[in-house]
RNA sequence: GGGUCUGUAGCUCAGUUGGUGGAGCGCUUGUCUGAAGAGCAAGAGGUCGCCGGUUCGACUCCGGCCAGUCCCA
Numbered sequence: 001g002g003g004u005c006u007g008u009a010g011c012u013c014a015g016u017u018g019g020u021g022g023a024g025c026g027c028u029u030g031u032c033u034g035a036a037g038a039g040c041a042a043g044a045g046g047u048c049g050c051c052g053g054u055u056c057g058a059c060u061c062c063g064g065c066c067a068g069u070c071c072c073a
Base pairs, nucleotide, nucleotide: 001072002071003070005068006067007066010025011024012023013022019056027043028042029041030040031039049065050064051063052062053061
């Protein structure tokens, strides 16, 4: 330099015919306990890597860029 795949919550990851973003763990509160843990209930937490385009509507489609994995040179 060329190509491939990936980028979604604090972490690990789901999210297909484009139609209001989820799970587990973690965190907070309540309940329970002498206290803690476990259990149960509720809750907070996301400009979906960035910038544009298409569309009535984009995590999803298209282009460019950034970062990372792998392959070739």
Molecule: transfer RNA
Organism: Alphaproteobacteria bacterium